[in-house]
């Protein structure tokens, strides 16, 4: 240096054919339940969908770039 690949909520990962509000599971908080603690209910809070252009009416989705991590070749 080349070439696939992956980046979406603190982790860990979904998201169909581009369609209008982005999502689970743990986790965190706040309740309720118990004498107390787990457990279990509810109830909330948390997102630059890596970053930048672009094409569309419209983009996590497509398309070019640039980073970053990982896997092959040299």
């Nucleotide at each position: 240096g080349g070439g696939c690949g992956u980046g979406u909520a603190g982790c860990u990962c979904a998201g169909u054919u581009g369609g209008u509000u982005a999502g689970a599971g743990c986790g965190c908080u706040g309740u309720g339940u118990u004498c107390a603690c787990a457990u279990c209910g509810c109830a909330g809070a948390g997102g630059u969908c890596a970053c930048a252009a672009g094409u569309u009416c419209g983009a996590g989705c497509c398309u070019u770039g640039u980073c970053a991590c990982g896997c092959c070749c040299a």
Model confidence (mean pLDDT): 80 of 100.
This is a predicted structure of a 74-nucleotide RNA (transfer RNA) from an uncultured Pseudomonadota bacterium.
It matches the Rfam family "tRNA". The family's RNA type in Rfam is transfer RNA.